[in-house]
RNA sequence: UCAGGGGGCCGGACGGCCGCACGUUUUAGGAUGUGAGGAAAGUCCGGGCUCCAACGCGUACAGGAUGCCGGGUAACGCCCGGCGGGGGUGACCCCAGGGACAGUGCCACAGAAAGCAAACCGCCUUUGUUCGCAAGGGUAAGGAUGAAAGGGUGCGGUAAGAGCGCACCGGGGGGAUGGCAACAUCUCCCGUCACGGUAAACCCCAUCCGGAGCAAAACCAAAUAGGGACGACGCCGUGAGUCGCGUCAUUGUCGUCCGGGUUGGUUGCAUGAGAUGUGUCGCAAGGCCCAUCCUAGAUGAAUGGUCGUCACUUUCUUUCGGGAGAGUACAAAACCCGGCUUACAGGCCCCCUGACAUA
RNA sequence: GGUGAGGUAGCUCAGCUGGUUAGAGCGCAGGACUCAUAAUCCUGAGGUCGAGAGUUCAAGUCUCUCUCUCACUA
Numbered sequence: 001u002c003a004g005g006g007g008g009c010c011g012g013a014c015g016g017c018c019g020c021a022c023g024u025u026u027u028a029g030g031a032u033g034u035g036a037g038g039a040a041a042g043u044c045c046g047g048g049c050u051c052c053a054a055c056g057c058g059u060a061c062a063g064g065a066u067g068c069c070g071g072g073u074a075a076c077g078c079c080c081g082g083c084g085g086g087g088g089u090g091a092c093c094c095c096a097g098g099g100a101c102a103g104u105g106c107c108a109c110a111g112a113a114a115g116c117a118a119a120c121c122g123c124c125u126u127u128g129u130u131c132g133c134a135a136g137g138g139u140a141a142g143g144a145u146g147a148a149a150g151g152g153u154g155c156g157g158u159a160a161g162a163g164c165g166c167a168c169c170g171g172g173g174g175g176a177u178g179g180c181a182a183c184a185u186c187u188c189c190c191g192u193c194a195c196g197g198u199a200a201a202c203c204c205c206a207u208c209c210g211g212a213g214c215a216a217a218a219c220c221a222a223a224u225a226g227g228g229a230c231g232a233c234g235c236c237g238u239g240a241g242u243c244g245c246g247u248c249a250u251u252g253u254c255g256u257c258c259g260g261g262u263u264g265g266u267u268g269c270a271u272g273a274g275a276u277g278u279g280u281c282g283c284a285a286g287g288c289c290c291a292u293c294c295u296a297g298a299u300g301a302a303u304g305g306u307c308g309u310c311a312c313u314u315u316c317u318u319u320c321g322g323g324a325g326a327g328u329a330c331a332a333a334a335c336c337c338g339g340c341u342u343a344c345a346g347g348c349c350c351c352c353u354g355a356c357a358u359a
Numbered sequence: 360g361g362u363g364a365g366g367u368a369g370c371u372c373a374g375c376u377g378g379u380u381a382g383a384g385c386g387c388a389g390g391a392c393u394c395a396u397a398a399u400c401c402u403g404a405g406g407u408c409g410a411g412a413g414u415u416c417a418a419g420u421c422u423c424u425c426u427c428u429c430a431c432u433a
Stems, first nucleotide, its partner, number of pairs: 001355010012310007020035006037330001041341002044339005049213004063209005068082005083097001084095004098204002103202002105198003120143002122139007151169006170193001171190008217267004227258007237250004274293004279288003311328007360432007369385004378416001387403005409425005
């Protein structure tokens, strides 16, 4: 210098004028203070809070979620550190990363055969033969099919072959050492090496989860007029009916449901798992101690407009000094926090890698 | 604000427990029948299965992210 990898930050600045929302003060004119984000977004997870349900605590069924190991946290599907696998020359990046000897299912087409293995062509052999071949047996090296064909390579061996035998690699099991663990290293045994893939198919194992959501919920005000359906009670009144009782209807009270009415205000609501700084423990995520600070609160919903100077981008023009115009990413709180994911013009800082050149 | 459901041909919808080539009705185009039209019969075209990743040999279907539409809720 070029090409990359990782992490962090800013994301127009300052001032004037006019407005908007909320708070404080007030002599009711005003004055004064504060006023979006890293994602406020998607609503994908986890909590606080409130009500409902159940309750001594828990467990089980059903359903859902998570899934290498250790740690952090209020909790998590998040974060940190490590392990294993894959990619890259490297810095570094990616992994839904438990179980397929608990069981069930599926593996289309092609192919002989798709999971208890099997044999189409081929190779070898026996018998027969009309010498074309046929029937039986052995075999899985080679061909063919497929995403996948029951270890791989080599040597020996054989009628042809084959873990049939041997060496190495792979696979399985045991032991020792290191590590909290995942796991790693070493070593011994096994050719009776038996066990293809799929769990983002059912399922098994371990752990976790009661439901709904601030339009939750509480209070004040207002409203609750007049109705309908069903049921219960009382047998009081009235009526129908009857010789009389029982009975039926209506009325009254209560309950449930439907329908109607009311739809204004206050609280919840911003001091919190809070922010910043120092110290200390820890590799880190983070924990602890101390000090300082208070930082939006609307409810059809405020946070805007304009002017000047500067910065940046872009277009036009130029007498190359400049001038003029346009624009300033993604997007914007709504009960509050911790995460994840997604969007983001442009710019800045730190650490690291590879190549080339120079000293 | 909160919660749920869905997106497949021009329209309305199927598509099971992943499998070769995604179907049906209406509509559209051409032909037949008719003097002509309608109806009827025959034939045909038309689909990046909302978008992008992942799992798998294989994805409309399973999983995740994004996007759009609809419904419910004081």
The prediction has a mean pLDDT of 77. Two RNAs folded together computationally: RNase P RNA and transfer RNA, 433 nucleotides in total. Rfam match: Bacterial RNase P class A. The family's RNA type in Rfam is ribozyme. Gene Ontology terms of the family: dimeric ribonuclease P complex, tRNA processing and ribonuclease P activity.